[in-house]
Context: one part of a larger RNA
């Protein structure tokens, strides 16, 4: 921009694209077959190994705004706490979120038409003969069937509902407050008739026992107060603070 009015949802599936992989063991059976050695078909079942998707409850790994611990210096006037600098100084952990080595799952079932090759019925060619008329079986292969995706499928499709002269409206953008959505457009959710984000309460998880006093001890320390201070993303409640005011496009029955 188009789909001959505008929209909102739901949706047909032409067409595309993904997948397709296979080991071992048990059974059946030491059967079938073989003098013996050996050793099945068919058909039940159980672990796998590559690979691909998808998730983060479990095990782990990151985690530079979380917590502790500790060297050296500088400065808060001193103690004593702390604060910047040394790769995040180092170190020992670790929530969200993202992740694999971690957790699930998937390849199948079947269905049609075939390959080589196996056949029925059958003549030309009184016999024979899977073929010449005709009808079977037959593969990881082909077409489906399973995942996505798909009406620019220019034959541009379908279904339901909405809206058009009003004291306006169907729908949507601008503005904003966000996001397990994202480069940006976009999508999603939320704008006071709200829980969309901060905060703030509250709880998980994290860390490990805080400063402050008070006892002990000469100290260094360690003990109580005290599962203590702290605490990023996590969950749940709270309108405290920002989402205010408003503006535009579109639409008057369908060439």
């Nucleotide at each position: 921009u188009g789909u001959a009015g505008g929209a909102u949802a739901c949706u047909u599936g032409a067409g595309a694209g993904g997948a397709g992989c296979u080991u071992u063991c048990c059974u059946u059976a030491g059967u079938a077959c073989g003098a013996g050695a050996g050793g099945a078909c068919c058909g039940g079942g159980a672990a796998g190994g590559a690979c691909g998707u998808a998730c983060c409850c479990c095990u782990g790994g990151u985690g530079u705004a979380c917590c502790a611990g500790u060297u050296g210096u500088u400065c808060u006037g001193c103690c004593a706490a702390g604060a910047g600098c040394a790769u995040c100084g180092c170190u020992g952990g670790g929530u969200a979120g993202c992740u694999a080595a971690g957790u699930a799952c998937g390849g199948a079932c079947g269905g049609g038409a075939u390959a080589a090759c196996c056949g029925c019925u059958g003549a030309a060619a009184g016999c024979a003969u899977c073929u010449a008329a005709g009808c079977g079986g037959g593969a990881a292969g082909c077409c489906u069937c399973c995942c996505u995706u798909a009406a620019a499928a220019c034959a541009a499709g379908g279904u339901a509902u909405c809206c058009c002269u009003a004291u306006u409206c169907a729908a949507g953008g601008c503005c904003g407050u966000g996001g397990a959505a994202g480069a940006c457009g976009a999508c999603c959710a939320c704008g006071u008739u709200g829980a969309u984000a901060g905060g703030c309460c509250g709880a998980a998880g994290g860390u490990g026992g805080a400063a402050g006093c008070g006892c002990a001890g000469c100290a260094a320390u360690g003990c109580g107060u005290g599962a203590a201070g702290c605490u990023g993303a996590u969950c749940g409640g709270u309108a405290c603070u920002a989402a205010u005011a408003g503006c535009c496009u579109g639409a008057u029955a369908g060439a």
Molecule: large-subunit ribosomal RNA, domain VI
Organism: metagenome